Predicted 3D model of a 387-nucleotide part of an RNA (large-subunit ribosomal RNA, domain III) from uncultured Gaiella sp. Lineage of the source: Bacteria > Bacillati > Actinomycetota > Thermoleophilia > Gaiella. Its mean pLDDT, the model's own confidence on a scale to 100, is 85. RNAcentral holds the full RNA, with entries from MGnify. Its Rfam family is "Bacterial large subunit ribosomal RNA". Rfam links the family to the GO terms structural constituent of ribosome and ribosome.
Context: one part of a larger RNA
RNA sequence: GAGUAACGAAAGAGGAGUGAGAAACUCCUCCGCCGAAUGCCCAAGGGUUCCUGAGUAAAGCUAAUCUACUCAGGGUUAGUCGGGACCUAAGCCGAGGCCGAAAGGCGUAGGCGAUGGACAACAGGUUGAUAUUCCUGUACCACGUACCGUUUGCUUGACCGAUGGCGGGACGGGGUAGGCUAGGGAAACCCAGGCGAUGGUCGACCUGGGGUAACCGCGUAGGCCGGGUGAUAGGGAAAUCCGUCACCCAUCAAGGCUGAGACGGGAUGCCGAGCCCGCAUGGGCGAAGUUCCUGAAGCCAUGCCUCCAAGAAAAGCGUCUAGGGAGAACGGGCGUGCCCGUACCAAAACCGACACAGGUGGGCAGGUAGAGAAUACCAAGGCGAUC
Numbered sequence: 001g002a003g004u005a006a007c008g009a010a011a012g013a014g015g016a017g018u019g020a021g022a023a024a025c026u027c028c029u030c031c032g033c034c035g036a037a038u039g040c041c042c043a044a045g046g047g048u049u050c051c052u053g054a055g056u057a058a059a060g061c062u063a064a065u066c067u068a069c070u071c072a073g074g075g076u077u078a079g080u081c082g083g084g085a086c087c088u089a090a091g092c093c094g095a096g097g098c099c100g101a102a103a104g105g106c107g108u109a110g111g112c113g114a115u116g117g118a119c120a121a122c123a124g125g126u127u128g129a130u131a132u133u134c135c136u137g138u139a140c141c142a143c144g145u146a147c148c149g150u151u152u153g154c155u156u157g158a159c160c161g162a163u164g165g166c167g168g169g170a171c172g173g174g175g176u177a178g179g180c181u182a183g184g185g186a187a188a189c190c191c192a193g194g195c196g197a198u199g200g201u202c203g204a205c206c207u208g209g210g211g212u213a214a215c216c217g218c219g220u221a222g223g224c225c226g227g228g229u230g231a232u233a234g235g236g237a238a239a240u241c242c243g244u245c246a247c248c249c250a251u252c253a254a255g256g257c258u259g260a261g262a263c264g265g266g267a268u269g270c271c272g273a274g275c276c277c278g279c280a281u282g283g284g285c286g287a288a289g290u291u292c293c294u295g296a297a298g299c300c301a302u303g304c305c306u307c308c309a310a311g312a313a314a315a316g317c318g319u320c321u322a323g324g325g326a327g328a329a330c331g332g333g334c335g336u337g338c339c340c341g342u343a344c345c346a347a348a349a350c351c352g353a354c355a356c357a358g359g360u361g362g363g364c365a366g367g368u369a370g371a372g373a374a375u376a377c378c379a380a381g382g383c384g385a386u387c
Base pairs, nucleotide, nucleotide: 012030013029014028015027016026017025031384032383033382034381039364040363041362042361045345046344049343050074051073052072053071054070055069059067060066079140080139081341082340083339084338086117087116091112092111093110097106098105099104121138122137123136124135125134141337142336143335144334145333147332148331149330150329151328152327159324160323164320165319166318167317172307173306174305175304176303178300179299180298183294184293185292186291187290189210190209191208192207193206194205195203211270212269215265216264217263222258223257224256225255226249227248228247229246230245231244232243234242235241271289274285275284276283277282308311350359351358366378367377368376369375
């Protein structure tokens, strides 16, 4: 320079409290803002920032009794969620091997490797801080079993069964009718509470509520597949499997596979408006829980139709033998169930030197008007942006 520029998009007011001290902290009332977000849940990333108590030197663009700051203590609970004890992709590693002065490079078998495949838990309650993890209730999966039951076999062989064969898993773009459900709306119906200060209002009045999962049973709307017998030189051994051939039957059929939802159980449970008790943290009781309309981008559905550029792999799974084989299968009962993650943030906690008007993948998707996830106003919920 100069007490100058600036103090980083934005609405606050009143009262009460705490305190040495309050425009900014806490509570209440009103007002305002977002509401396909400025709400809620997760992936990445961060790494204690979470909760409680205490504090105010520094950090906070001012103050601060406040804080993502300082100090102390506490907090993350799993057979089923995500990952591993399963599978493979790109890519990477790589026994032998090949190449190379060395270092090293490539690569077979094999392995590692999710962003993919496979795979068993839901509802309610609870903490200051965790919850599909704790608790309550009700399930499911795998394995074990000397117990119980049913059935069956002991070579005329029950049953198990590949590191092998075959099937399947198994996949593109576009379009799409139908059946449903979630969600929503309404109600003259059901339940609870209310009853008019001023003309009327016990009424078709006003306000609020009108829920409930996995799982088990049933097997529907639909979608897909022809069935049988015989032969067989292929599937690098075998096969009753697959493939191929022949014949018979069928072809709006039968049979099989798949399949939402509804319905019944789960539930004499839980939740629940409201009411009661208590100074309070809190505790208890607990009604109705129906009908109609609407309706998805979700489910049936990896469906169906169509197009050409013809759209992963492996395991789980099924089947077939090879092989094993004297007890076995199924149901019940009982028992067992490891390791890692789990707090908190999703923007003031990540990436941008900052508490930065920037950037950051997925899911959820209420009401009125509207074609709509636009827009406007609102709900739940969250904020009033540090002078």